[in-house]
RNA sequence: GAUAGAGGCGCGGUAUUUAUCAGUAGUCCACAUACCGGCGCGGAAACGCCGUGGACGAAAGGAAAUGCCGCCGAAGCCCUUGGCGGUUUUCCGGCUGCCAUCUGCUGGGACAGCGCAGAACAUGCGCUGUACUGUCGCAUUUUGCGGAGUGCUAUU
Numbered sequence: 001g002a003u004a005g006a007g008g009c010g011c012g013g014u015a016u017u018u019a020u021c022a023g024u025a026g027u028c029c030a031c032a033u034a035c036c037g038g039c040g041c042g043g044a045a046a047c048g049c050c051g052u053g054g055a056c057g058a059a060a061g062g063a064a065a066u067g068c069c070g071c072c073g074a075a076g077c078c079c080u081u082g083g084c085g086g087u088u089u090u091c092c093g094g095c096u097g098c099c100a101u102c103u104g105c106u107g108g109g110a111c112a113g114c115g116c117a118g119a120a121c122a123u124g125c126g127c128u129g130u131a132c133u134g135u136c137g138c139a140u141u142u143u144g145c146g147g148a149g150u151g152c153u154a155u156u
């Protein structure tokens, strides 16, 4: 260098079903209003809307379960660059989703606190801490301390 492996509520993808989203958005009907004013991420110009009652009534993202698939930097996140979208229309800006790229960080899952996203008390992500766990090194070796996956084990 190559090949094959290990960690465990292990990682990710996908399909189906289900709950939530929500009696929300929206559509239709009836009445009312129309100045002014307010709303639609910010600005300019437009456009649409604003209230009451009734009828009908979603979806996406995120989640759980099950099956299948790919795996053990599995994967996740920050930064860089590019492309395609969303945010009423056009332009500028902001925010945001996906794909690829680029640099760096993180062994793993759990719990707790804080922050961000989110309809959410679900969940995800980040930081910090706690013990646990796998691995290697050292030692005073029933244990203790320390390191990091660019690691570790086996074969070649």
Base pairs, nucleotide, nucleotide: 001156002155003154004153005152008072010071011070012069013068014067015066016065017064018063026056027055028054029053030052031051037050038049039048040047041093042092043091044090045089046088075106076105077104081100082099083098084097085096086095087094107133108132110130111129112128113127114126115125116124117123135147136146137145138144139143
A computed fold for a 156-nucleotide RNA from uncultured Ruminococcus sp., annotated as Lysine riboswitch aptamer. Model confidence (mean pLDDT): 82 of 100. Of the family's consensus pairs, 100% are formed in the model. RNAcentral holds the sequence, with entries from MGnify. Lineage of the source: Bacteria > Bacillati > Bacillota > Eubacteriales > Ruminococcus. Rfam family: Lysine riboswitch aptamer. From the family's description: Riboswitches are metabolite binding domains within certain messenger RNAs that serve as precision sensors for their corresponding targets.